[in-house]
Context: one part of a larger RNA
RNA sequence: CUGGGCGUAAAGGGCGCGUAGGCGGUUCUGUAAGUCGGGUGUGAAAGCCCCGGGCUCAACCCGGGAACUGCAUUCGAUACUGCAGGACUAGAGUAUGGUAGAGGAAAGCGGAAUUCCCGGGGUAGCGGUGAAAUGCGUAGAUAUCGGGAGGAACACCAGUGGCGAAGGCGCCUUCCUGGGCCGACACUGACGCUGAGACGCGAAAGCGUGGGGAGCAAACAGGAUUAGAUACCCUGGUAGUCCACGCCGUAAACGAUGAGAACUAGCCGUUGGGGGUAUUUAAACCCUUCGUGGCGCAGCUAACGCGAUAAGUUCUCCGCCUGGGGAGUACGGCCGCAAGGUUAAAACUC
Numbered sequence: 001c002u003g004g005g006c007g008u009a010a011a012g013g014g015c016g017c018g019u020a021g022g023c024g025g026u027u028c029u030g031u032a033a034g035u036c037g038g039g040u041g042u043g044a045a046a047g048c049c050c051c052g053g054g055c056u057c058a059a060c061c062c063g064g065g066a067a068c069u070g071c072a073u074u075c076g077a078u079a080c081u082g083c084a085g086g087a088c089u090a091g092a093g094u095a096u097g098g099u100a101g102a103g104g105a106a107a108g109c110g111g112a113a114u115u116c117c118c119g120g121g122g123u124a125g126c127g128g129u130g131a132a133a134u135g136c137g138u139a140g141a142u143a144u145c146g147g148g149a150g151g152a153a154c155a156c157c158a159g160u161g162g163c164g165a166a167g168g169c170g171c172c173u174u175c176c177u178g179g180g181c182c183g184a185c186a187c188u189g190a191c192g193c194u195g196a197g198a199c200g201c202g203a204a205a206g207c208g209u210g211g212g213g214a215g216c217a218a219a220c221a222g223g224a225u226u227a228g229a230u231a232c233c234c235u236g237g238u239a240g241u242c243c244a245c246g247c248c249g250u251a252a253a254c255g256a257u258g259a260g261a262a263c264u265a266g267c268c269g270u271u272g273g274g275g276g277u278a279u280u281u282a283a284a285c286c287c288u289u290c291g292u293g294g295c296g297c298a299g300c301u302a303a304c305g306c307g308a309u310a311a312g313u314u315c316u317c318c319g320c321c322u323g324g325g326g327a328g329u330a331c332g333g334c335c336g337c338a339a340g341g342u343u344a345a346a347a348c349u350c
Stems, first nucleotide, its partner, number of pairs: 003322004007304002012318001014201003021194003025088007033081002035077008049065006091191001092188003096183004103177002106174003110154001115149006125136002162169002206247006215241002220236004258317006266295005272289006299306002323350003332343004
């Protein structure tokens, strides 16, 4: 090197874009590098293997053959692969007409609610709990009405609904902008797939500078509970949560299931698009296509389960695993302001 694997046993990279590389549709011609065949040379002898012979046998020795699976060169073969050239349209893409959407970014705007402030009216409680207390209130609270300020989040609609590569995205309006799907066909003509590195994106928490701060709330304080209670419950409350810019780069970043392609029974829902049937319209039904769910045959699976959105049957490329602990640690490198991240052992031990 060769093996077997990766939903839950160890194992899919958080996600994209793409470099090198690997792999690559139909057909014709050429070439003959890979591939296959023949010849020649070489592949020392001994040894191994086969046959025969010599020591009374054997070990040992002698003769012959085979083998030496290789290399070089030459002559051929041309199915497959490569290379060169030509052609094609089924892959991929462009154009065109439609279409749905919390996809992204910025600006503006709206109402409900909480809190606080001012005013009216009003009086002794309010709040909170299992029960209480801390707390608030006669300096007039809570409850109620009117006005104002400010911040954050958008009830109903709302849906195994939608969009996005993932993280994720939900009031409304405008502007800028990415992607998808569907229908007809016109065009390009393999332009494709994957992707070590690289580069970009990446919840929450955290960090830096400046702002903002209603509610909530680590830390913290107090009240309870308790044997204790550095908790669970209660009253408060600061970072933070929000905005701008810059870092961090992690997660049960999960479908615990990498990406792409092809093939393989059915049945029932549902979003978007297209077509058809009948009808006055709407609705309904049927077909088709992209998505998203439920069941299920074959098959697969240790079982659970998966089952055209495969964990079935195959191909291509990448990532990863190889007993438990030590340990995702130490050391070193790289990155970071730090927190730390990433790469990643060994002794020892069971």